[in-house]
This is a predicted complex of two RNAs, RNase P RNA and transfer RNA, with 433 nucleotides together. It holds a member of the Rfam family "Bacterial RNase P class A".
RNA sequence: CAAGUAAGCUGGACAGUCGCGUGAGCAGGCCGAAAGGCCGCGCAUGAGGAAAGUCCGGGCUCCACAGGGCAAGGAUAACGGGUAACGCCCGCCGGAGGCAACUCCAGGAAAAGUGCAACAGAGAGAUACCGCCUUGCCCCUCACGGGGAACGAGGUAAGGGUGGAAAGGCGAGGUAAGAGCUCACCCGAUGGCUGGAAACUGCCCAUCGCUGUAAACUCUAUCCGGAGCAACACCGUGGAGGGACACAAAGGCCGGCCCGGCCGUCCCGAGGAGGUGGCUGGAACGCGCCGGCGACGGCGCGUCUAGAUAGAUGACUGUCUUCAAUGACAGAACCCGGCUUACAGGUUUGCUUGCAAA
RNA sequence: GGUGUCAUAGCCAAGUGGUAAGGCAAGGGACUGCAACUCCCUGACUCCCCAGUUCAAAUCUGGGUGACACCUCCA
Numbered sequence: 001c002a003a004g005u006a007a008g009c010u011g012g013a014c015a016g017u018c019g020c021g022u023g024a025g026c027a028g029g030c031c032g033a034a035a036g037g038c039c040g041c042g043c044a045u046g047a048g049g050a051a052a053g054u055c056c057g058g059g060c061u062c063c064a065c066a067g068g069g070c071a072a073g074g075a076u077a078a079c080g081g082g083u084a085a086c087g088c089c090c091g092c093c094g095g096a097g098g099c100a101a102c103u104c105c106a107g108g109a110a111a112a113g114u115g116c117a118a119c120a121g122a123g124a125g126a127u128a129c130c131g132c133c134u135u136g137c138c139c140c141u142c143a144c145g146g147g148g149a150a151c152g153a154g155g156u157a158a159g160g161g162u163g164g165a166a167a168g169g170c171g172a173g174g175u176a177a178g179a180g181c182u183c184a185c186c187c188g189a190u191g192g193c194u195g196g197a198a199a200c201u202g203c204c205c206a207u208c209g210c211u212g213u214a215a216a217c218u219c220u221a222u223c224c225g226g227a228g229c230a231a232c233a234c235c236g237u238g239g240a241g242g243g244a245c246a247c248a249a250a251g252g253c254c255g256g257c258c259c260g261g262c263c264g265u266c267c268c269g270a271g272g273a274g275g276u277g278g279c280u281g282g283a284a285c286g287c288g289c290c291g292g293c294g295a296c297g298g299c300g301c302g303u304c305u306a307g308a309u310a311g312a313u314g315a316c317u318g319u320c321u322u323c324a325a326u327g328a329c330a331g332a333a334c335c336c337g338g339c340u341u342a343c344a345g346g347u348u349u350g351c352u353u354g355c356a357a358a
Numbered sequence: 359g360g361u362g363u364c365a366u367a368g369c370c371a372a373g374u375g376g377u378a379a380g381g382c383a384a385g386g387g388a389c390u391g392c393a394a395c396u397c398c399c400u401g402a403c404u405c406c407c408c409a410g411u412u413c414a415a416a417u418c419u420g421g422g423u424g425a426c427a428c429c430u431c432c433a
Base pairs, nucleotide, nucleotide: 001354002353003352004351005350006349007348008347009346010345012320013319014318015317016316017315018314020046021045022044023043025041026040028039029038030037031036048329052340053339055338056337057336058335059334060228061227062226063225073224074223075222076221077220079091080090081089082088093107094105095104096103097102108219109218113217114216115213116212117211129160130159131156132155133154134153135152136151137148138147139146140145168186169185171183172182173181187209188208189207190206191205192204193202195200232277233276234275235274237433238432241268242267243266244265245264251263252262253261254260284303285302286301287300288299289298290297291296359429360428361427362426363425364424365423368382369381370380376413384400385399386398387397388396406422407421408420409419410418
């Protein structure tokens, strides 16, 4: 330098003009008896790394619940650790990919049981279609013996063919032909021994050769009560309806008149208009030191950083940094820890491989 | 904001691991003097998209996209 790989950071800054939300304020203005409300003024502050998807885990609130257990349903899955907790993170083991750095794995059990394996193929968990061999049989021979192979009987999983998968692989022995039938080597499983905290491991020993599928039922181990801030708590207007009192006169309404009817006051009206709280200071953030391989933990110092409820966080201009910023994805709605998904451009560091030069 | 359901031809839809039923519509043919009715034939390379599990995925699993419903009626 090129190619790659891993982990991060950033996602403009400053100033001016106009405008908006929130907070506290003012010898300010208006309204009001007051509480207070509205307006004005200046000040402070005002979206994200994902605020998103709502996929996990918690806080919080209400409901259920004496306490414990079982069943049902759901979730997770090598081993060890971190954490408030997790399906997250770290380390490590095993497997797969890559020359490597490194990346990926829903990674328990198929030797507890059940199911499924279409089509093809002779046969799919048990097999004889072709082939090979023996023989009944046929031919030659006096006989011993030799030869043939259409049909029948039997043996055979070496070879052909089908399939994703065909009963460990390969070589030798062996055999009528064959076959782990036997042996050497290799592969795999289980048990023992060695090392390790464990998963696991090995120039070790013994036994065995067992199809795949659990993101099929199932089994094993562990965990889980339900709902969600439109939760929930408080204040609460009007109407329908109900109750108590009054029911004398006058007046009003039923389009003008008569009859007739209605009307008043107080209380309940209970949670569904509306309002207030919940609401943001927290497993918080930044820096330093210490412990740990690491995730993370401990201590000290410092900081306060949106809180709306039809929903603010905007628009324009100039300057600067920059290759570029007019340009990406995208807009809080109770909060927090993760995961996943989307993302223009810029930028830092570690490592690997290759080339060149010294 | 929260909770749940669904996506299969132009439309309605069956199919829950083994090569995607049926109806309407559309096109072609037969019948008819011409039509209608009736009868016959025809269509899914991708089952909303991307990955994974499996020999095999519309179906099972994960992620994404879109649509609908409920929390919501005395005002």